[in-house]
Predicted 3D model of a 1444-nucleotide RNA (small-subunit ribosomal RNA) from a metagenome.
It matches the Rfam family "Bacterial small subunit ribosomal RNA". Its family is annotated with ribosome and structural constituent of ribosome in the Gene Ontology.
Its mean pLDDT, the model's own confidence on a scale to 100, is 83.
The RNAcentral record of the sequence draws on SILVA.

RNA sequence: AGAGUUUGAUCCUGGCUCAGAACGAACGCUGGCGGCGCGCCUAACACGUGCAAGUCGAGCGAGAACGGUCUUUGGACUUAGUAAAGCGGUGUACGGGUGAGUAAUACGUGGGUAAUCUACCUUCUGGUGGGGAAUAACGUUUCGAAAGAAGCGCUAAUACCGCAUAAGACCAUAGUGGCUAUGACUACAGGGGUCAAAGGGGGUCAACUUCGGUUGGCGCUCGCCAGAAGACGAGCCCGCGGCCCAUUAGAUAGUUGGUGGGGUAAUGGCCCACCAAGUCUACGAUGGGUAGCUGGUUUGAGAGAAUGAUCAGCCACACUGGAACUGAGAUACGGUCCAGACUCCUAUGGGAGGCAGUAGUGGGGAAUUUUGCGUAAUAGACGAAAGUCUGACGCAGCGACGCCGCGUGGGUGAUGAAGGCCUUCGGGUCGUAAAGCCCUGUCAAGGGGAAAGAAUAUGGUGCGUGGUAAUUCCGCAUCAUUGAUGGUACCCCUGAAGGAAGCACUGGUUAAUUCCGUGCCAGUAGUUGUGGUAAUACGGGGAGUGCAAGCGUUGUUCGGAAUUAUUGGGCGUAAAGAGCAUGUAGGCUGCUUUGUAAGUCUGGAGUGAAAUCCCUCGGCCCAACCGAGGAGGCGCUUCAGAAACUACUUGGCUUGAAUCCUGGAGGGGCAAGUGGAAUUCCCAGUGUAGGGGUGAAAUCCGUAGAUAUUGGGAGGAACACCGGUGGCGAAGGCGACUUGCUGGACAGUGAUCGACGCUGAGAUGCGAAAGCGUAGGUAGUAAAUAGGAUUAGAUACCUUGGUAGUCCACGCCGUAAACGAUGAAUACUAGUUGUCUCGGGUAUUGACCCCUGAGGUGACGAAGUUAAUGUGUUAAGUAUUCCGCCUGGGGAGUACGGCCGUAAGGCUAAAGCUCAAAGGAAUUGACGGGGGCCCGCACAAGCGGUGGAGCAUGUGGUUUAAUUCGAUGCAAUGCGAAGAACCUUACCUGGGCUUGACAUCUGGAGAAUCUGUCCGAAAAGACGGGGUGCCCUUUGGGGAAUUCCAAGACAGGUGCUGCAUGGCUGUCGUCAGCUCGUGUCGUGAGAUGUUGGGUUAAGUCCCGCAACGAGCGCAACCCUCGUCCUUAGUUGCCAGCAUUAAGUUGGGGACUCUAAGGAUACUGCCGGUGUUAAACCGGAGGAAGGCGGGGACGACGUCAAGUCAUCAUGGCCCUUAUGCCCAGGGCUACACACGUGCUACAAUGGUCGGUACAAUGUGUUGCUAACUCGCGAGAGGGAGCUAAUCACAAAAAACCGGCCUCAGUUCGGAUUGGAGUCUGUAAUUCGACUCCAUGAAGUCGGAAUCGCUAGUAAUCGGAGAUUAGUAUGCUCCGGUGAAUACGUUUUUGGGCCUUGUAUAUAUUGCCCGUCACACCAUGGGAGUUGUUUGCACCAGAAGUUGUU
Repeated sequence: AGAGUUUGAUCCUGGCUCAGAACGAACGCUGGCGGCGCGCCUAACACGUGCAAGUCGAGCGAGAACGGUCUUUGGACUUAGUAAAGCGGUGUACGGGUGAGUAAUACGUGGGUAAUCUACCUUCUGGUGGGGAAUAACGUUUCGAAAGAAGCGCUAAUACCGCAUAAGACCAUAGUGGCUAUGACUACAGGGGUCAAAGGGGGUCAACUUCGGUUGGCGCUCGCCAGAAGACGAGCCCGCGGCCCAUUAGAUAGUUGGUGGGGUAAUGGCCCACCAAGUCUACGAUGGGUAGCUGGUUUGAGAGAAUGAUCAGCCACACUGGAACUGAGAUACGGUCCAGACUCCUAUGGGAGGCAGUAGUGGGGAAUUUUGCGUAAUAGACGAAAGUCUGACGCAGCGACGCCGCGUGGGUGAUGAAGGCCUUCGGGUCGUAAAGCCCUGUCAAGGGGAAAGAAUAUGGUGCGUGGUAAUUCCGCAUCAUUGAUGGUACCCCUGAAGGAAGCACUGGUUAAUUCCGUGCCAGUAGUUGUGGUAAUACGGGGAGUGCAAGCGUUGUUCGGAAUUAUUGGGCGUAAAGAGCAUGUAGGCUGCUUUGUAAGUCUGGAGUGAAAUCCCUCGGCCCAACCGAGGAGGCGCUUCAGAAACUACUUGGCUUGAAUCCUGGAGGGGCAAGUGGAAUUCCCAGUGUAGGGGUGAAAUCCGUAGAUAUUGGGAGGAACACCGGUGGCGAAGGCGACUUGCUGGACAGUGAUCGACGCUGAGAUGCGAAAGCGUAGGUAGUAAAUAGGAUUAGAUACCUUGGUAGUCCACGCCGUAAACGAUGAAUACUAGUUGUCUCGGGUAUUGACCCCUGAGGUGACGAAGUUAAUGUGUUAAGUAUUCCGCCUGGGGAGUACGGCCGUAAGGCUAAAGCUCAAAGGAAUUGACGGGGGCCCGCACAAGCGGUGGAGCAUGUGGUUUAAUUCGAUGCAAUGCGAAGAACCUUACCUGGGCUUGACAUCUGGAGAAUCUGUCCGAAAAGACGGGGUGCCCUUUGGGGAAUUCCAAGACAGGUGCUGCAUGGCUGUCGUCAGCUCGUGUCGUGAGAUGUUGGGUUAAGUCCCGCAACGAGCGCAACCCUCGUCCUUAGUUGCCAGCAUUAAGUUGGGGACUCUAAGGAUACUGCCGGUGUUAAACCGGAGGAAGGCGGGGACGACGUCAAGUCAUCAUGGCCCUUAUGCCCAGGGCUACACACGUGCUACAAUGGUCGGUACAAUGUGUUGCUAACUCGCGAGAGGGAGCUAAUCACAAAAAACCGGCCUCAGUUCGGAUUGGAGUCUGUAAUUCGACUCCAUGAAGUCGGAAUCGCUAGUAAUCGGAGAUUAGUAUGCUCCGGUGAAUACGUUUUUGGGCCUUGUAUAUAUUGCCCGUCACACCAUGGGAGUUGUUUGCACCAGAAGUUGUU
């Protein structure tokens, strides 16, 4: 010090969450020791029991017993003047507890008391004389269950009461002052009244004596009384300070004040009588809620925020409420009285009690201890003292509740053991970790020793320099005594590594990763999120990380959060400027002079308790903890000084503000009047069938005369053109013309005044439209509403009507995207260019033009600013002043309350609950029933099809034992499959095998291999026969190949996952795009380049340009066809020569052709257009012309596209089976639906006969000729051919001729019957073909839809791969050979630019509302009950005061 989270990405705004620290904590897991602290935060709930306040015999009277000794047994002495009790004194008002109440009778801080008191203590002054009358205890009588009470009688005092005395005090009175100022102090000289007391102890002297004592004197000591002062403590008063709510705005009658009394220690309406009508309040009264306050504590850099346990100060309370008494002090925790609630006792008559003291109990609660020891220390009460008392206190016990410290061992030790985990199987890791060896001894355990805290304490003795006449006293010395803790701390010894480690976490945030299990399940989670078969996020194991006797979780507080912003934020668009103005309080305020000293500044003084925090030093071994000293303490009070600033005061100034004069501009406002155009209506004329309206129509109007047109009239509303980012106004707003009244701004000039100013909480006024009230008005228009349309519907858009309203007057309402989404005022900070109004200069006859000042209103832009967009002298810049407003989204501008309003509604304005976002600006894509440009058989123009029929084939569906599997919009469906009768084959049924059909390794045996019989559907099984090779050899044997047997490692899987993958493929798309480096711009995502102007098939090329270059694509390079040349001529060819039936043969290389190599085409040439470009158009030449035709070739990427069944492969699964073998069946099923094809429906045809012309291929497991047979499929046959040689092989359409003549036909050929051929072990399920016979549907095909732009479509045949056989499919080949394209409006797909976006899984997007169900939270509800409270009234305890 920050981080995560909104997005595809970015910047910003903004909330949520985390990392830190702390705790009187609780819970979970775990737990060795010690020190120091802390320990009912909840029920101020109720309490059994013990203890917590007594003491004094040196104030007083009276006074036992048990026990002991003696004894004459009667008693005496002792216990003992003791215990217990009483009178009296003092204390009980301290100490201890709690925080209910209290927002001020409280607290903190600083003052005042001239308005007061103060027991005990200290100092000082003066006294302490002499009397009296009672009363408890006690005795006795009585009542009562008890608690207790009553009568009578006796007695004492430091108890009580007179009297004397009175320095002094107090009271009243009167005089002269001083000094003060509420009542203080004091000088002089007076008189009057009132008020005291108590003795005890211990000495000594004298006298008397009944020797017990008595009396008197002296002084000591403790007391007592009066007074003065101090100290301590308390009362009262004042200033200032510290919570929330204004959805609490008015409160108050003893209320505010006065006079006079009463009361108090004392002021005071504290109380009373009378008089007056005040007093408090927006600087928050009154009311409500909450709360003990502070020093401090926690956190924070600080300012602050939160808090008020322990310790300390103050306050309040003591079962609840009230009251007084006593006393120096109480309205009294362990006192009294009364009332109430509760508990207990009771003889039912009546009594007793108060743990918020200490232990403890119940209850409540997540939760908080022992019914302990001791007065040894400290401290307090009483006492002369010894001493007694003290749950204050000191200690111990329980609790990891917190802080601090220590330990659980140290060294060495590699075979890197075993074991676990992982593994690419090589190894890695736990890990020097362990074991082993050598050491140490803290803690714990056992044994032994053993404290400090204890003295200026207490007692004894001694001494005397204090005092006294002397002792007690006081001082010093010495001796003795006193320890709860505790036989504890600490020390020593013994033995022993032995008894002592867990918890949380490991996706990011946040340090730390692997395996297995699970499979959106179980779970996890602070946030983001994770989990749907390879989970570093769940559970377990290993490993690791963090902390450690603890670790986590939960809760709370501060921090981070500049997220309430004083320090330190904002308001055009993110939340946020009030609709506008006037103006009150308040805040702020020009230049200058004088004074004051309130603020301010400087210095001094007092205070700011101690503890705490901080610094230094010291004590416990250290630390925590404790002690000492110091520092600090923002504050308050007071004294002195300064006078710049603020303030107040005094005098002046003119620049801010204002006034006067002159002038022009203006839809500024109000009122009255006037005008023309148009609509509608009425009357009349002309006139006839339509009009009107719409995308198209209809409702509607019109033959009862509309619309149209002409004339006349009525009435209401609005003011065309001018008209303009032009004008005016504070805003709303204002538009025909004239008149009247009236506000403001502006310019100019000189004067006047002299800060008179700015802003503005409340308040007041104005305030569009709509709406409301009353009374009018109503032409047009038009919510509501009625029809007609549209539509799936259409309570809409369109249309025909139409009422409020719109208009006027008066009165309400008070809101708008009332917007510049930008409050008002002032000052300053580059310009350029329009426009409106008023001036100045120059010039002019004048109007312009030009320069310039002021005020308004626009555009663009520098700096600056801003998250960006933008803004930019009209600021959103730089500053000042004042006001208003904001603090995540939703709930909600809602509910409740209040105010306003006739109402509608307005203003003010929450919370529960819920989400992790909501949002702003900009970026890149994608999308749009947005725009622009362009392309493609995309449409259009054409040709031919599909969709209808029959059949073939594939798919879906259904069926089945099985109908194996995959492919599923385009981009699956004659697809994988270039060919399922068996095989294939993966499926089903049945029969079999288990190291296996196949591979490698080990051991043994035989060794190859050939073959027979039986059984069986076969596989398999059983029984035989023949046979032994090759290489080496030491002749034993070994090896290679192969078979069998045995055991296991393993084989095997067309089993799953194409969403774990490789490879391959489809598609967008042969579309023209996709990117990079450097530079530049931008905070950034990104942009630029790649956009623009042209051009192209093309990101093809040219030009321009903050870009310059480059890469993958395009094109070209490759193959093929088209032309020519060269070379080469066999199997090909044949012009000329010879020859033949025939290029058959000789011959030839000219031609065709073959197959090698070359050439050719490049916008090269010409003209035009174009920017002198790229390029395009036309032309020439040329076989070919602008890419010459075709092919191969497929950028970055998209579709989790397809394929685990081509192959390969991770993981998972099966292992006498999901593997392997075999037979048969199935993949060929069939109400149906779809796709792709074939054949047709006929005459551009069918059929018969005849006659022509190809190319590409293929062939030895083959093609098969001639010839013979068969109607034919085919059979026989076998020449030739390993192919430019032979064969397949006939090309067909075409052409010529004949027949058919429009019909279900001489069209069409399905289906079926019969007979055959061929392949093959096999043709039934289930092949192809032939012949004879049969002769179905179908007469050109609905909606819809497909292909094709030239050697193309259409049509015709041929060949090949696959196969034993099976082709309408597929792939090639040639023959014949068209039509059309105006064009780009539309459909579809694509490219580029641009625009909008709330989309990014990207339009199959996103998203709104109702309903159903479930769940969560909260209401309403007939009522019922409790708490709090206002006003009025009734009854009224104890007590105080007054009176009698």